[in-house]
RNA sequence: GCCAAUGUAGCUCAGCCUGGCUAGAGCAGCUGAUUUGUAAUCAGCAGGUCGUGAGUCCAAAUCUCGCCAUUGGCUCCA
Numbered sequence: 001g002c003c004a005a006u007g008u009a010g011c012u013c014a015g016c017c018u019g020g021c022u023a024g025a026g027c028a029g030c031u032g033a034u035u036u037g038u039a040a041u042c043a044g045c046a047g048g049u050c051g052u053g054a055g056u057c058c059a060a061a062u063c064u065c066g067c068c069a070u071u072g073g074c075u076c077c078a
Base pairs, nucleotide, nucleotide: 001074002073003072004071005070006069007068010027011026012025013024020058029045030044031043032042033041051067052066053065054064055063
């Protein structure tokens, strides 16, 4: 230098291909119940500008383009 994959909650991820449900799960966190107490268990709560900017569209996490970050591969080289 070239190519590809990935980026969604504090963490690990699903959803994207085929646009339209109110954006979800597990763990972690908080509150309550239970317990002599802790853990465990049960119930509930909270947590997101879907990496970023633009475009298409009535409508975008989802389609298109640029950029950024991470990972992997390839190539060249004095």

This is a predicted structure of a 78-nucleotide RNA (transfer RNA) from Thaumarchaeota archaeon AC-647-G13. The same sequence occurs in records of 6 taxa. Model confidence (mean pLDDT): 81 of 100. NCBI's taxonomy places the organism under Archaea, Thermoproteati, Nitrososphaerota.